[in-house]
């Protein structure tokens, strides 16, 4: 230098244009003499900026990262 992929909650995934879900984890309560299991409830995320649209995690575009490939 070129070309391809990925970026969603502390953590690991899913959602393919229509109010963003799951598991784990954290915080309350329930249970237990304590603790650990378990049940219940809540809180918490779409990598930065544009663009297209009624509506954008989704589509375009550019940049940051990180991964593969070529030279």
């Nucleotide at each position: 230098g070129c070309g391809g992929g990925u970026a969603u909650a502390g953590u690991a995934c899913a959602a393919u244009g229509g109010u963003a879900g799951u598991a784990u984890u954290c915080c309350a309560g329930c249970u237990u003499u304590c603790c650990a299991a378990g049940c219940u409830g809540a809180g918490g995320a779409u990598g930065c900026g544009g663009g297209u649209u009624c509506g954008a995690u989704u589509c375009c575009c550019g940049c940051u990262a990180c991964c593969c490939g070529c030279u």
Transfer RNA from candidate division WWE3 bacterium CG22_combo_CG10-13_8_21_14_all_39_12, 71 nucleotides, folded computationally. Rfam family: tRNA. It was read from a public genome assembly.